[in-house]
RNA sequence: GUCGAGUCCCGGCCCGCUUCGGUGGUCCGGGAGCCGGGGAACCACCGGCGCUGCGUGCAGCGCCACUGGGGUGAAUCGCCCGUGAGGCACCGCACAGCGGUGAGGAGCGGGAGUAGGGCCUGUCGUGCCCGAACCCGUCAGCUCACCCGGUAGGCGUACGACACCGAGGAG
Repeated sequence: GUCGAGUCCCGGCCCGCUUCGGUGGUCCGGGAGCCGGGGAACCACCGGCGCUGCGUGCAGCGCCACUGGGGUGAAUCGCCCGUGAGGCACCGCACAGCGGUGAGGAGCGGGAGUAGGGCCUGUCGUGCCCGAACCCGUCAGCUCACCCGGUAGGCGUACGACACCGAGGAG
């Protein structure tokens, strides 16, 4: 300088450097800024099919389906290969159990893609890189008031065209 909310200021402890004036860092506390989550009303949502009723878009009944869901983040979604838990079914035995077999496919590993994100002012084109990880715990639409949390971690990253900004400078 740059990606990112992840910056700035004050105080305290300790450590390092010091030209002894200061300065840098871990941790703790406070403030400002920034980011995110929870959370009313209104609004939105409230499975599919069939039948019946009427007040004609609602109600009732029947059948079928039923894989928990959500958040931070660019990081999502399927495909192929391998491995394969719990649970399930069947069989056997000396049966509170154990063993075997089978279907199956949560998760994990690998491969090739991809929504999306980044490449140092912007847009476009070509090219390159990333496409992770973690949290809540059966609960979450939006959301005033209000409440809660975060303020990390990385990188030194291409070329061309056209704009924009700034500097220098001839006349």
c-di-AMP riboswitch aptamer (ydaO/yuaA leader) from Nocardioides marmotae, 171 nucleotides, folded computationally. Lineage of the source: Bacteria > Bacillati > Propionibacteriales > Nocardioidaceae > Nocardioides. Model confidence (mean pLDDT): 82 of 100. Its Rfam family is "c-di-AMP riboswitch aptamer (ydaO/yuaA leader)". Rfam links the family to the GO terms cyclic-di-AMP binding and regulation of gene expression.